[in-house]
Predicted 3D model of a 1320-nucleotide RNA (small-subunit ribosomal RNA) from an uncultured archaeon. Its mean pLDDT, the model's own confidence on a scale to 100, is 82. Rfam family: Archaeal small subunit ribosomal RNA. Clan: SSU clan. The RNAcentral record of the sequence draws on Greengenes.
RNA sequence: ACUGCUAUCGGGGUGGGUAGCCAUGCGAGUCUGCGUCACGGGCAACGUGACGCGGCGCACGGCUCAGUAAAACAUGCUCAAACUGCCCUACAGACCGGGAUAACCUCUGGAAACGGAGGAUAAUCCCGGAUAGGUAAGAACUCUUGGAAUAGGUUCUUACCGAAAGGGUGCGGCGCUGAUGCCGCAUCGCACCGCUGUAGGAUGUGAGCAUGGCCUAUCAGGUUGAUGGUGAGGUAACGGCUCACCAUGCCUAAGACGGGUACGGGCCGUGAUAGCGGGAGCCCGGAGAUGGGUUCUGAGACAAGAACCCAGGCCCUACGGGGCGCAGCAGGCGCGAAACUUCUGCAAUGCGCGAAAGCGCGACAGAGUCACCCCGAGUGCCAUCCGCUGAGGAUGGCUUUUGCCCUGUGUAAAAAGCAGGGCGAAUAAGCGGGGGGCAAGUUCUGGUGUCAGCCGCCGCGGUAAUACCAGCCCCGCGAGUGGUCAGGACGAUUAUUAAGCCUAAAGCGUCCGUAGCCGGCCUUGUAAGUUCUCCCUUAAAUGGUAUGGCUCAACCAUACCGUUGGGGAGAAUACUGCAAGGCUAGGGGGCGGGAGAGGCGGGUGGUACUUGAGGGGUAGUGGCAAAAUACGAUAAUCCCUCAAGGACCACCAGUGGCGGAGGCGACCCGCUAGAACGCGCCCGACGGUGAGGGACGAAAGCUGGGGGAGCAAAAGGGAUUAGAGACCCCUGUAGUCCCAGCUGUAAACUAUGCGGGCUAAAUGUUGGAUGAGGUUAGUCCUCACCCAGUGUUGCAGGGAAGCCGUUAAGCCCGCCGCUUGGGGAGUACGGCCGCAAGGCUGAAACUUAAAGGAAUUGGCGGGGGAGCACCACAAGGGGUGAAGCCUGCGGCUCAAUUGGAGUCAACUCCGGGAACCUUACCAGGUGCGACAGCAGGAUGAAGGCCAAGCUGAUGACUUUGCCUGACGCGCUGAGAGGUGGCGCAUGGCCGUCGCCAGCUCGUGCCGUGAGGUGUCUGGUUAAGUCCAGGAACGAGCGAGACCCUCACCCUUAGUUGCGACCGCGAAAGCGGGCACACUAAGGGGACCGCCACCGUUAAGGUGGAGGAGGGAGGGGGCAACGGCAGGUCAGCAUGCCCCGAAUCACCUGGGCCGCACGCGGGCUGCAAUGGUGGAGACAAUGGGAUCCGAACCCGAAAGGGGGAGGUAAUCCUUGAAACUCCACCGUAGUUGGGAUCGAGGGCUGUAACCCGCCCUCGUGAACCUGGAAUCCCCAGUAAUCGCGUGUCAUCAUCGCGCGGUGAACAAGUCCCCGCUCCUU
Repeated sequence: ACUGCUAUCGGGGUGGGUAGCCAUGCGAGUCUGCGUCACGGGCAACGUGACGCGGCGCACGGCUCAGUAAAACAUGCUCAAACUGCCCUACAGACCGGGAUAACCUCUGGAAACGGAGGAUAAUCCCGGAUAGGUAAGAACUCUUGGAAUAGGUUCUUACCGAAAGGGUGCGGCGCUGAUGCCGCAUCGCACCGCUGUAGGAUGUGAGCAUGGCCUAUCAGGUUGAUGGUGAGGUAACGGCUCACCAUGCCUAAGACGGGUACGGGCCGUGAUAGCGGGAGCCCGGAGAUGGGUUCUGAGACAAGAACCCAGGCCCUACGGGGCGCAGCAGGCGCGAAACUUCUGCAAUGCGCGAAAGCGCGACAGAGUCACCCCGAGUGCCAUCCGCUGAGGAUGGCUUUUGCCCUGUGUAAAAAGCAGGGCGAAUAAGCGGGGGGCAAGUUCUGGUGUCAGCCGCCGCGGUAAUACCAGCCCCGCGAGUGGUCAGGACGAUUAUUAAGCCUAAAGCGUCCGUAGCCGGCCUUGUAAGUUCUCCCUUAAAUGGUAUGGCUCAACCAUACCGUUGGGGAGAAUACUGCAAGGCUAGGGGGCGGGAGAGGCGGGUGGUACUUGAGGGGUAGUGGCAAAAUACGAUAAUCCCUCAAGGACCACCAGUGGCGGAGGCGACCCGCUAGAACGCGCCCGACGGUGAGGGACGAAAGCUGGGGGAGCAAAAGGGAUUAGAGACCCCUGUAGUCCCAGCUGUAAACUAUGCGGGCUAAAUGUUGGAUGAGGUUAGUCCUCACCCAGUGUUGCAGGGAAGCCGUUAAGCCCGCCGCUUGGGGAGUACGGCCGCAAGGCUGAAACUUAAAGGAAUUGGCGGGGGAGCACCACAAGGGGUGAAGCCUGCGGCUCAAUUGGAGUCAACUCCGGGAACCUUACCAGGUGCGACAGCAGGAUGAAGGCCAAGCUGAUGACUUUGCCUGACGCGCUGAGAGGUGGCGCAUGGCCGUCGCCAGCUCGUGCCGUGAGGUGUCUGGUUAAGUCCAGGAACGAGCGAGACCCUCACCCUUAGUUGCGACCGCGAAAGCGGGCACACUAAGGGGACCGCCACCGUUAAGGUGGAGGAGGGAGGGGGCAACGGCAGGUCAGCAUGCCCCGAAUCACCUGGGCCGCACGCGGGCUGCAAUGGUGGAGACAAUGGGAUCCGAACCCGAAAGGGGGAGGUAAUCCUUGAAACUCCACCGUAGUUGGGAUCGAGGGCUGUAACCCGCCCUCGUGAACCUGGAAUCCCCAGUAAUCGCGUGUCAUCAUCGCGCGGUGAACAAGUCCCCGCUCCUU
């Protein structure tokens, strides 16, 4: 400034549009010296008015900020280079003459504007002369002021110039015309106004000098009146101000010249200050008046409400010609985001004129308008009741600021205000916000569902939103409150006060050196800087303090004070400066003997390599992870000899040396530079740094000329690969090398500029001096100490930390360079350099909320180390993957094939073996609303029933009729119920990491902090198990211990168990018995306890003895902090959402079993270690009441009949099977294998068609050992054999258990897959 919503009042202040254009009105007149006219009056006087001459003013006031970077402004000084109307002071004056003209009259041109001619006339109008006076020149006066005469004074001479209005008014007197008076004319006196000169003052103006205050060097050179001189002109006055001539200067890195921007100051905003930003109002100064130029008048103008000219614009016109200039006050148009009334008055303050009265003034004083700014006030108060002690509402009462009405005062006129009276809570509250920042809902309610929307930034919204849209409540400010845009401060975020540059942005690649800046010790002088005291100034306003005036305040007034700057006087002399003198610690020079890949030039040598020649020798060589391209019968590779060529310089060699940096490495010679050490030598501050400038400057690159063995960009080929423009391999050209020149850059790095001083040490090493010891006598070795260099560690200190630490990144001084978020960009444009490539200098638009540093915790790595595990490997055993079938999943299909689970950690899992039920799915049929309100209802609600129809079936419904007798689903809400949704809203439970050994705490210590330490290291363990060390010491949850079971023994106890022994009995058995076995309760036993060795004397390990068992005895239970938004809303619970006469409930049937196909888990096999037939032997765990069911009988069998016994160590299930023996089969798709199908029979169940199980007979499929791949397992284990049980009316190839037979291999490792720890 604009804009949204809203708005009661008062006071004070302010209103800058775009120097764009403007209609209309107003904004500067006044006086009466003079003349004329009109009116009143009586002709005149006089009064009023008009026109003209004249005087003063119109150069002020008012407006604006275009231009201007200096001709401006501010501050200070100067004019010995100036002017000044009106005003003040002093002195002296105003003498003698003359003339014109307007208004007016007559005529005349023109449309107008405006004129023209003739005739009159006055003055304070104009002119001439005089005097005063002035100017110039010359001379004199040793006169005055002053820092200095070029100034001033006096006198003389000459020349030139040269004042005035004696007007007006008032009073008094006298005279004249024409009679007193008046008037007029002449004259005298007084007073006032006016006039002239000189000198001074005041005021105003002009000129000069110094200093100060913007950006830009991507503007570095500028300048011809330019710099100066002589002369002239011009001005109030100096001056190149202008001109003629002469000279060639002048300004500039302390930024000239150019470009951009901008009126300057007092002041204003902000800030603690320094500062940064601004220049509106008010005051001072400047400039301008449509753009530009010129000039008159005047004291003053280059004048815009004066003139003339040009330009552009507008207006009038009779087309001939004229007129205008709002950046004055109002007002209008255009444009713009943006800004008021065509008001009142001269009453006040001032200004102009006037002697004054007075007149004039859009200056000014007032009013009007707009929430634009500042200040002030109000929109009520009390009681009771309702309400949650709220928010608020109702009723009653009180008050009247404000508001409205009346009277007076107030004002130039109004208004406000003031005083008095009346009415009535009446006339008056909004805006923004409520996730964080940031105050107000830690989630109040409804809606929405990544939609709609919000949001400056972070970010909200994907169904439970404290952030969206609303309601309620709350917070902030309040007649205002929010939004947007521009700018400022906040920012120590441009750092003078007061930052930085190893790694965050930032040290020029290095050195030399110009200007500049800085500069050792002592003495003397000076007093410029510096410090102190006093005085003056720094306009007013503004600011501070106090007081006062408007009701307070804002505002205003008065008094005092004051920042800062400047000037003057005086004092001080430490420091700095200046001048002079001296010194030697800085610096330089000299001398001495040493060290060194320092540089340049020349020469000499060595190994390797390649090529060539000769000889030997034969089939490959070469290369790689593996290959191929390539080379090779024209003889390679390989070996020997010789020759040529170019490049390089192994070992010595080092944390070594030298150099300013780049850099420098065989040996010798020559030339040359620097550093260190030593010296009772010399000079005497000669120094440090260094903008510009100059020199040097790796590699690559460029130009010209040489050279070219090896290597090797580009290029060619071979591999690798999805591709391979790469990595790897085979070739190979520029180049690499030398000479001459250019380029000028690098992670040119210590990412650390140069110089100086100060601040603990320790230990290497290089050079030198000194001392001591040794000695092979060497330029030798060792030690100590000093100086100089170069490393490592480290105290204080520093640092964000990493780290630096006398070689500082510590504490100080001097100088230079550089930085100011990331990107755009070291790019573009311009300039300079270069042959080019390119280098140096070096932006902006735009975009973005980060980019970045150091360290921490965790995760990860086809990083490293240590350890561990048959859900890892190795060594083995057996499987899966091929076949048929069973079962689960996907897919497909279907009315439905309900749903969940998906790597390990879904897939014989949801205990899920579904005929109905289960059941959640599909088809069809039927039923159900507690409670409240409203329809309806004794003219019969709801219910029941025969028959018929409908139907798969049914008083379910429909029709007809009957029975009964009070409620009421027809409507609106609301419920019951939901295996409906969300496992990502949840509880609980479970899986898994984890057959792991980890996870933490208290105190202390370390760290600015995150955090670390403890939990690390060595050894050891199944184990963070233990031992030792250690700024840690302890502790907790895990591990272990503990609990159950199995294995040995003992004790106790013997029925339903046992039976050695005894008795009875023909036997079965019975009675003693409780030893043994068994059962089930308690106890013992095992602890590296013993021995040997290893280990640190430890923890522990290896072996052995004894023992039923040996190092955790086997197996199980339990199992950390936590993660996986793992799984489950379908077991249960539960929040929200949804359905609610249907997504609820019941019934019948169907489906979950559907089959081109894919996957997982199993079963049975493929056979002879087998199959079939016969005979024979040995278990354990369990289960049993609508249950287990014996003996016996029937049946070929399944099974049927039967019912003893059993509520169970008693009875039943209960024949175990593999196994053993005998016989057959003889390697065959079979006497293997049993799928599939057919027939007959049985069992369960209301019911076996879809869709059960069993038996018998018949049929007899695939399959002859299973690709890639993959699973499990180390001992009573794997494998194999049966048995029990759960589910269960029936159905087991499933789950959970039980026993029988019973191996192989390893006793290790970290290669694969993983886990733990340490480290990176």